This is a predicted structure of a 583-nucleotide part of an RNA (small-subunit ribosomal RNA, 5' domain) from an uncultured eukaryote. Its mean pLDDT, the model's own confidence on a scale to 100, is 80. Its Rfam family is "Eukaryotic small subunit ribosomal RNA". Its family is annotated with structural constituent of ribosome and ribosome in the Gene Ontology.
Context: one part of a larger RNA
RNA sequence: UAUGCUUGUCUCAAAGAUUAAGCCAUGCAUGUCUAAGUAUAAACAACUUUAUACAGUGAAACUGCAGAUGGCUCAUUAAUUCAGUUAUAAUUUAUUUGAUGAUUACUUUACUACAUGGAUAACCGUAGUAAUUCUAGAGCUAAUACAUGCGAAAAGUCCUGACUUCUUCGGAGGGAGGGAUGUAUUUAUUAGAUACAAUCAAACGCACCCAACAUAAAACCUUGGUGAUUCAUAAUAACUGUUCGGAUCGUAUGGCUUUUUGCCGACGACAGAUCAUUCAAAUUUCUGCCCUAUCAGCUUUCGACGGUACUGUAGUGGACUACCGUGGCAUUAACGGGUGACGGAGAAUUAGGGUUCGAUUCCGGAGAGGGAGCCUGAGAAAUGGCUACCACAUCCAAGGAAGGCAGCAGGCGCGCAAAUUACCCAAUCCUGACACAGGGAGGUAGUGACAAGAAAUAACAAUACCGGGCCUUAAUGGUCUGGUAAUUGGAAUGAGAACAAUUUAAAUCCCUUAACGAGGACCAAUUGGAGGGCAAGUCUGGUGCCAGCAGCCGCGGUAAUUCCAGCUCCAAUAGCGUAUAUU
Numbered sequence: 001u002a003u004g005c006u007u008g009u010c011u012c013a014a015a016g017a018u019u020a021a022g023c024c025a026u027g028c029a030u031g032u033c034u035a036a037g038u039a040u041a042a043a044c045a046a047c048u049u050u051a052u053a054c055a056g057u058g059a060a061a062c063u064g065c066a067g068a069u070g071g072c073u074c075a076u077u078a079a080u081u082c083a084g085u086u087a088u089a090a091u092u093u094a095u096u097u098g099a100u101g102a103u104u105a106c107u108u109u110a111c112u113a114c115a116u117g118g119a120u121a122a123c124c125g126u127a128g129u130a131a132u133u134c135u136a137g138a139g140c141u142a143a144u145a146c147a148u149g150c151g152a153a154a155a156g157u158c159c160u161g162a163c164u165u166c167u168u169c170g171g172a173g174g175g176a177g178g179g180a181u182g183u184a185u186u187u188a189u190u191a192g193a194u195a196c197a198a199u200c201a202a203a204c205g206c207a208c209c210c211a212a213c214a215u216a217a218a219a220c221c222u223u224g225g226u227g228a229u230u231c232a233u234a235a236u237a238a239c240u241g242u243u244c245g246g247a248u249c250g251u252a253u254g255g256c257u258u259u260u261u262g263c264c265g266a267c268g269a270c271a272g273a274u275c276a277u278u279c280a281a282a283u284u285u286c287u288g289c290c291c292u293a294u295c296a297g298c299u300u301u302c303g304a305c306g307g308u309a310c311u312g313u314a315g316u317g318g319a320c321u322a323c324c325g326u327g328g329c330a331u332u333a334a335c336g337g338g339u340g341a342c343g344g345a346g347a348a349u350u351a352g353g354g355u356u357c358g359a360u361u362c363c364g365g366a367g368a369g370g371g372a373g374c375c376u377g378a379g380a381a382a383u384g385g386c387u388a389c390c391a392c393a394u395c396c397a398a399g400g401a402a403g404g405c406a407g408c409a410g411g412c413g414c415g416c417a418a419a420u421u422a423c424c425c426a427a428u429c430c431u432g433a434c435a436c437a438g439g440g441a442g443g444u445a446g447u448g449a450c451a452a453g454a455a456a457u458a459a460c461a462a463u464a465c466c467g468g469g470c471c472u473u474a475a476u477g478g479u480c481u482g483g484u485a486a487u488u489g490g491a492a493u494g495a496g497a498a499c500a501a502u503u504u505a506a507a508u509c510c511c512u513u514a515a516c517g518a519g520g521a522c523c524a525a526u527u528g529g530a531g532g533g534c535a536a537g538u539c540u541g542g543u544g545c546c547a548g549c550a551g552c553c554g555c556g557g558u559a560a561u562u563c564c565a566g567c568u569c570c571a572a573u574a575g576c577g578u579a580u581a582u583u
Stems, first nucleotide, its partner, number of pairs: 001579005009454003015447001016414001022412003026409003031065002037062002043057002063433001072367003082288003087283002091281002097276004112247001116147002123139001126136003156181005163174004182244001184240001186238006224231001246270001248269004254264003290338003297329003304326006311319001342364003346357004369390002372387003392403001394401002420445001422444003428441001429439003460489003463485009494523001496516001498513001500512001526572005531553002537567001539566004548555002
């Protein structure tokens, strides 16, 4: 694990893995709205604090987000996965959280910045088809959809430079004006610093002034991080069918005024670029895996091993391409084959060492009938997304159309082998625009002798009879007790059933609890055994090497301790037997 017989209570609880990753009717399992994107519904509500754009509720639809999580299964897979341990200075990251951002146009005086443009759905109507979550044509109308696109200081720095000052005519200085200067992208260049001390030798006339050139020294002056970088960061020159730099929404409406309808302004929501953070992801270092030599050589033309460069990628890399080289692995078992092999955490057994199991609730991987390809997206090579092919297979008016339960139920098939087409989002959490919706995730019942735990089927007394130990006596008596009984007695109680409350989303069950509910013929315990191993009969009847039993030894041929029965007894007991696998 299956199966046979049996089964009263309470708790807990596995469950179509093994065989067919075989096939599936039907239903459901992923949707989502706040004050805060978009409402003229020819929908509702109508009383209003005020509403001549709107203002409440709000179907539909557009928009945004999610749908890459979850759930299921274990077919593949043997240095693959996986485990522990490294690395990313070789990378991407929606969301979360924290930071940061006055520079936009083009030269221009006649401009939208109190706010720009064109569509489209829902809607209305006209139609097509046997048919679908199929569509077409006409007519409207929105945006945080899709597009377009202004304004906002001074200084500094760099380049240029009209002109100008000094001059030993080499040069040195001043400088109006003009241009560039946010961030992101791509390329090139620059900065991004920095050990310390001693000894010997050689050379050199001294001092002062002016100018130029050259050289040297001194003074002032900055430099983050790592084990390590071409790092962070900064600068210069260019580059780009130029990224971002808010034309959005809600709630309050306030302050200053020169009363101009001027200036200033709060708290949020949503968006948006860069840097970090978080959630992750992707590669990656080292070590470790079952059987097999009736597998000894394997790999390399089509990358096998290495180098250089391109391409590709988020990024590294023979990942790919070109050109070179000839390598790389192997009895320390390569390569090949097998596996009733997803890996691990773990489970059973065990004195220690071990052996066997691990489909299965946690972690990681892989897969959605088989292969392949792809769109969208932060994330998929997604399948409750798409496109082909193959295999299945559904509807059809025969022209066409639709499909993927290894999600939850359920059906067929397969088999030794496995549950309800139930209820619910109340709990735990997840998703969404969200305190509100959704969730076969999940929970709750039903089935359920997979396992596991607790523990009823009687207890007591009297009487009768039979004893035992101790003390004691001439007999006997006292005391402490044990068993048997078609005897008697009242007490106790739940199994059951049931008002009620409780439980619960609603119920059920349990726990509580009124009225009911025990005398042997019930409210009645079974399953296997009784020669040995191995606890328990040399009792009776039947059978007669037959029928049968018996794991093994054996029993049975007319007194069977072993068969078939009765009685009695033994073992475990709400369980016990059998088969198989394993220790």